[in-house]
RNA sequence: AGCCCGGAAACGCUUAGUCCCGCCUGUGGCGGGAGCGGGGGACCCGUUUUGUUGGGGCGUAUCGCCGUCAUGGCGUAGGGCAACCUCUUCGGCCCGAGCCCGUCAGCUAACCUCGUCGGCGUCGAAGGGGAAACCU
Numbered sequence: 001a002g003c004c005c006g007g008a009a010a011c012g013c014u015u016a017g018u019c020c021c022g023c024c025u026g027u028g029g030c031g032g033g034a035g036c037g038g039g040g041g042a043c044c045c046g047u048u049u050u051g052u053u054g055g056g057g058c059g060u061a062u063c064g065c066c067g068u069c070a071u072g073g074c075g076u077a078g079g080g081c082a083a084c085c086u087c088u089u090c091g092g093c094c095c096g097a098g099c100c101c102g103u104c105a106g107c108u109a110a111c112c113u114c115g116u117c118g119g120c121g122u123c124g125a126a127g128g129g130g131a132a133a134c135c136u
Stems, first nucleotide, its partner, number of pairs: 011121004018034007035116006045106001054104001055101004063075004078095004084130008
């Protein structure tokens, strides 16, 4: 000096997932507020299908094929891959899950209601726009 593994702090990424206050023998839990996000819910408009092979919602996470029917395989709509921000193009990599309502939900002002978790330390090249700093 380089590489590998583990940990802490700080900073940051993804995401609606952030910030503030109060209480509690307390490195967490509870409560409140703001912000952000989701759902329900009229007129008008839309749909008119009411029967079950139910239907709907959150989420990028849907669809197709194969199949020995498995917690499987191959693709795929789509999502992510930062070092000031953002956009475009090319190549490459990863994901493409999970959960809820319970026969009921189109849109939807008023109104009602819920969530504010998790997962991480991130490939390379070319170009456009913005911001900032420095110099004159």